[in-house]
RNA sequence: GGGGGUGUAACUCAAUGGUAGAGUGUGUGCUUUGCACGUACAAAGUUGUCGGUUCGAUUCCGACCAUCUCCA
Numbered sequence: 001g002g003g004g005g006u007g008u009a010a011c012u013c014a015a016u017g018g019u020a021g022a023g024u025g026u027g028u029g030c031u032u033u034g035c036a037c038g039u040a041c042a043a044a045g046u047u048g049u050c051g052g053u054u055c056g057a058u059u060c061c062g063a064c065c066a067u068c069u070c071c072a
Base pairs, nucleotide, nucleotide: 001071002070003069004068005067006066007065010024011023012022013021018055026042027041028040029039030038048064049063050062051061052060
């Protein structure tokens, strides 16, 4: 320098154009003499950034950024 992959909650990951979810974790209640386990509820997201297409974009297109990988 060139090719390819990945980027979504604190962490690990879903969601193939129509209200962004799950598990773990965190907080509160119940349960216990107390803790753990269990259970119910809750909080937590500019979906990497900027544009484009569309009535509508996490999703499709382009550029850029970060990271992983291959080639030279």
A computed fold for a 72-nucleotide RNA from Nannochloropsis oceanica, annotated as transfer RNA. Lineage of the source: Eukaryota > Sar > Eustigmatophyceae > Monodopsidaceae > Nannochloropsis. Its mean pLDDT, the model's own confidence on a scale to 100, is 83. It matches the Rfam family "tRNA". It is annotated as a transfer RNA. RNAcentral records the identical sequence in 9 taxa. A source record names the gene tRNA-Ala.